About this RNA
Large-subunit ribosomal RNA, domain II from a Candidatus Dojkabacteria bacterium, 686 nucleotides, folded computationally. Model confidence (mean pLDDT): 84 of 100. Its Rfam family is "Bacterial large subunit ribosomal RNA". Rfam links the family to the GO terms structural constituent of ribosome and ribosome. NCBI's taxonomy places the organism under Bacteria, Bacteria candidate phyla, Candidatus Dojkabacteria.

[in-house]
Context: one part of a larger RNA
RNA sequence: UCCGGCGAGUUUAUGUAAGAUGCAAGGUUAACUCUUUUAAAAGGGGAAGCCGCAGCGAAAGCGAGUCCUAAUAGGGCGUCUAGUAUCUUAUGUAAGACCCGAAACCGAGUGAUCUACCCAUGGUCAAGGUGAACCUUGCGUAAAAGCAAGGGAAGGCCCGAACUCAUCAAUGAUGCAAAAUUGUGAGAUGAACUGUGGAUAGCGGUAACAUGCCAAUCGAACUCGGUAAUAGCUGGUUCUCCCCGAAACAGUUUUACGACUGGCCUCGUGUAAUUAGGCGAUGGGGGUAGAGCACUGAUUGGGUCGUGGGGGGAGCAAUCCUUACCACAUUCAGUCAAACUCCGAAUACCAUCGUUUUUAUCACGGGAGUUAGUCCUAGGGGGCAAGCUCCUAUGGGCGAGAGGGAAACAUCCCAGAUUGAUGGAUAAGGUCCUUAAAUGUAUGCUAAGUGUCAGAGGAAGUGAAUUUUCUUAGACAUCCAGAAGGUUGGCUUAGAGGCAGCCAUCCUUUAAAGAGUGCGUAAUAGCUCACUGGCGAAGGAAAUUUGCGCCAAUAAUUAACGGGACUAAGCAUACUACCGAUGCCACAACUUUCGUCUUUAUGAUGAAGGAGUAGGGGAGCGUUCUAUUUGCAGUGAAGGUGGACCUGUGAGGGUCGCUGGAGUGGAUAGAAGUGAGAAUGCCGGA
Numbered sequence: 001u002c003c004g005g006c007g008a009g010u011u012u013a014u015g016u017a018a019g020a021u022g023c024a025a026g027g028u029u030a031a032c033u034c035u036u037u038u039a040a041a042a043g044g045g046g047a048a049g050c051c052g053c054a055g056c057g058a059a060a061g062c063g064a065g066u067c068c069u070a071a072u073a074g075g076g077c078g079u080c081u082a083g084u085a086u087c088u089u090a091u092g093u094a095a096g097a098c099c100c101g102a103a104a105c106c107g108a109g110u111g112a113u114c115u116a117c118c119c120a121u122g123g124u125c126a127a128g129g130u131g132a133a134c135c136u137u138g139c140g141u142a143a144a145a146g147c148a149a150g151g152g153a154a155g156g157c158c159c160g161a162a163c164u165c166a167u168c169a170a171u172g173a174u175g176c177a178a179a180a181u182u183g184u185g186a187g188a189u190g191a192a193c194u195g196u197g198g199a200u201a202g203c204g205g206u207a208a209c210a211u212g213c214c215a216a217u218c219g220a221a222c223u224c225g226g227u228a229a230u231a232g233c234u235g236g237u238u239c240u241c242c243c244c245g246a247a248a249c250a251g252u253u254u255u256a257c258g259a260c261u262g263g264c265c266u267c268g269u270g271u272a273a274u275u276a277g278g279c280g281a282u283g284g285g286g287g288u289a290g291a292g293c294a295c296u297g298a299u300u301g302g303g304u305c306g307u308g309g310g311g312g313g314a315g316c317a318a319u320c321c322u323u324a325c326c327a328c329a330u331u332c333a334g335u336c337a338a339a340c341u342c343c344g345a346a347u348a349c350c351a352u353c354g355u356u357u358u359u360a361u362c363a364c365g366g367g368a369g370u371u372a373g374u375c376c377u378a379g380g381g382g383g384c385a386a387g388c389u390c391c392u393a394u395g396g397g398c399g400a401g402a403g404g405g406a407a408a409c410a411u412c413c414c415a416g417a418u419u420g421a422u423g424g425a426u427a428a429g430g431u432c433c434u435u436a437a438a439u440g441u442a443u444g445c446u447a448a449g450u451g452u453c454a455g456a457g458g459a460a461g462u463g464a465a466u467u468u469u470c471u472u473a474g475a476c477a478u479c480c481a482g483a484a485g486g487u488u489g490g491c492u493u494a495g496a497g498g499c500a501g502c503c504a505u506c507c508u509u510u511a512a513a514g515a516g517u518g519c520g521u522a523a524u525a526g527c528u529c530a531c532u533g534g535c536g537a538a539g540g541a542a543a544u545u546u547g548c549g550c551c552a553a554u555a556a557u558u559a560a561c562g563g564g565a566c567u568a569a570g571c572a573u574a575c576u577a578c579c580g581a582u583g584c585c586a587c588a589a590c591u592u593u594c595g596u597c598u599u600u601a602u603g604a605u606g607a608a609g610g611a612g613u614a615g616g617g618g619a620g621c622g623u624u625c626u627a628u629u630u631g632c633a634g635u636g637a638a639g640g641u642g643g644a645c646c647u648g649u650g651a652g653g654g655u656c657g658c659u660g661g662a663g664u665g666g667a668u669a670g671a672a673g674u675g676a677g678a679a680u681g682c683c684g685g686a
Stems, first nucleotide, its partner, number of pairs: 001686006011095013026051003032045006055062002065077004098236002101233001105226006116200001118198007125190001128158002130155001134151006163187003168183004202218001204214003211220001239620006249262005263370002265367006275360001276357009290343001291341002296337003300333005306328004310323005373398004377393006403414003418589003422586003429579003432564003438576001440575006451566001457551002461548010479534004484508003489503003514529001518527002590610008598601001621675001623672010639659004644655004
């Protein structure tokens, strides 16, 4: 990993609801007992008890009423009939209560053959080194002290085997081994190591204390029991078809992955009223979008005279003058606002009338699930922002939605899948090849492979439209020539001569020429421009708006057309044809609901439907056993097997071949240990 078997809403009691049956103002027996017979039932007895037939009040109590009350007022709860017993189904409650799953808690016991510590009694420690105390002798001293030599043999002494331990490294990692091997290392006469026997027990022991150890188990051992502990948590929960079909919200919660009530789903019963939805018409209120500045505030520039304050000046002061300051007022022009409004929509909402829709509405009752949502569009709050976060819309999808398109792609575009030999016309999107359909038509644009990612900003790219201006009285560009005088203007300055800077910026000669556009010099000089003439001959210059392009443009595969490729097979506008879906139409079939008809049949016909998770409802298939009935079987039952056949929408059913070798079907009812692919499921096998 696979195969086979086993494996999860049960049972009892008691409520509630629906359905069925009996009896009915009544319904019903329980324990027990009698009779009968196939021994498990049937029939009879048994009214004890329970529910109902009357309620109201706390109660006394009264009673179709009663309670509150002084009340005859007023109000609350009742009265004006329907129950009861059994069965079935669904669901609630109590129980293990759909199944498996803790870590734990408590009780009673078993453990110190491992290990911790202790007690008793034994055992073990090669070889070598060092050489304490003490003693003796000599020297020495008044005596000592002291010095030297020899003897001596102390030590949690040194080195190092056995022995004990385990520092570092490598190997080992389905190992040699559930802790080892190899090398290296520590202690090795000691608080040493070790054999045997014994003591201490879990709310405990032992501990040179590490929460260490107490039999591969230790922040409280193990075994059995309480025990099916509990688990708002995770996982799993087994046949089929048909109809409908959610939620991820509100409120409360020691509440936030839970629960309860409501909302939204389903099934049943009832009500029939213009109840509800759509559309049309009419009538309403509103202060949003927008807009505006009339209020409240914010805000830019200018004017004006006036007022006040600040600064400056004059004056002893009063006061006067002044100001590129501030504020206010007024006026002109220009703006902004969720908490501004002189204004003001579209939608939406309410009402009335008409019309339309299978009552779709509403009420009561049974059963739920949901309360982790998410993306898009639009309007907002938070945030630099986010595939961010929090709201709103009774918005659209996914969730629970398949199909076509977007290369691929829950959330985008088109469109809602009952079934199928199939055929037709379409949607979005497409029509050179991949790849179904146009190498379509017409007119333009693009030269960038732009198309086939991107901004501010930049540029004589190119198309279109427009404005102003110069021009045969000769424009624009090139070339030739001139570009002067007063004057070196004045000031400043070392100098300042057009050209450091400051002030002024005139006049003259002219075809024209600035008290000078730039370069240049120490300052002059020099070059040049404005401006003018000539040459030559036809359009030129400056702007604005706009289409398509260019640069800006750097990342991990070539990798930002799906690819090939394409100058259209790119872009814009217009047109025609075609392709293209499970959508639409046609044909045939199944099925649901409602209506109509009849020969009342599981009939005919008409209309509208048939995506679906959680979930509600309906109808069935199959397995085992029981009762009744009826069949098959050694001329071969069940079971097994076959990519054999027939049949049913399906669960399934029937038949045939082979195998197998003794039981087993159909019908009608009943009862359940009744359906497996998942539970790191359990057992067995491969």